[in-house]
RNA sequence: UGGAAAUUCUUGCCGAAUGUGGAGAUUGAUGCCUGUCCCGAUGGGCACGCAGAGAUUUCUGCAGCGGGGGACCCGAUGCGGCCUCCAAACGGACCGCUCUGGGGCGAAUCUGCCAUACCGGCAGUAGGCGUAUCAGCGCGCCGAGCCCGUCAGCUUACCUCGCAGGCUACACCGGAGUGAAGAC
Numbered sequence: 001u002g003g004a005a006a007u008u009c010u011u012g013c014c015g016a017a018u019g020u021g022g023a024g025a026u027u028g029a030u031g032c033c034u035g036u037c038c039c040g041a042u043g044g045g046c047a048c049g050c051a052g053a054g055a056u057u058u059c060u061g062c063a064g065c066g067g068g069g070g071a072c073c074c075g076a077u078g079c080g081g082c083c084u085c086c087a088a089a090c091g092g093a094c095c096g097c098u099c100u101g102g103g104g105c106g107a108a109u110c111u112g113c114c115a116u117a118c119c120g121g122c123a124g125u126a127g128g129c130g131u132a133u134c135a136g137c138g139c140g141c142c143g144a145g146c147c148c149g150u151c152a153g154c155u156u157a158c159c160u161c162g163c164a165g166g167c168u169a170c171a172c173c174g175g176a177g178u179g180a181a182g183a184c
Base pairs, nucleotide, nucleotide: 010169012167013166014165018063019062020061021060022059023058024057025056026055027054030051031050032049034047035046036045037044038043064163065162066161067160068159069158074153078097079096080095081094084093085092086091101151102148103147104146105145110124111123112122113121114120127142128141129140130139131138133180134179135178
């Protein structure tokens, strides 16, 4: 000087995914004791043992944040129908035909073209995010994925679930201005 491994700390971003009490497990900075080695040792290495900041994780509580289910009321229901019933009519009842699901988390929906057995590709778009105090302008980016399993509209009480994961390290050294807050 470079590389590898382990532990811990730190900036900011997406997201509900944060804080904290108790118990267990794992790891572990550091300190101490004993022995031993380096001619010597007040210095250093190694080994055993003890203590142990902090961190991770499992279970279980509290606070906070986020989601789902769940009454009355309200809302909701594919098309057609000469002769049928009610009706002034709208329409309702009834009959027939057609279709095969429906729903949740999330910004992540939808349209056109191409390709087409499948997988897919381009261009847009509803919607969403970032730009390091905040807002606006401008600029950049996303516009996925997963789950329930024939079942769920809204919905007080009530019941129940989650608190992950993925990135970043002056990041576009964003420009010129405006306003606000704060500081001097």
Predicted 3D model of a 184-nucleotide RNA (c-di-AMP riboswitch aptamer (ydaO/yuaA leader)) from an uncultured Phycisphaerales bacterium. Its mean pLDDT, the model's own confidence on a scale to 100, is 75. It was read from a public genome assembly, where an Rfam model found it. Its Rfam family is "c-di-AMP riboswitch aptamer (ydaO/yuaA leader)". Gene Ontology terms of the family: regulation of gene expression and cyclic-di-AMP binding.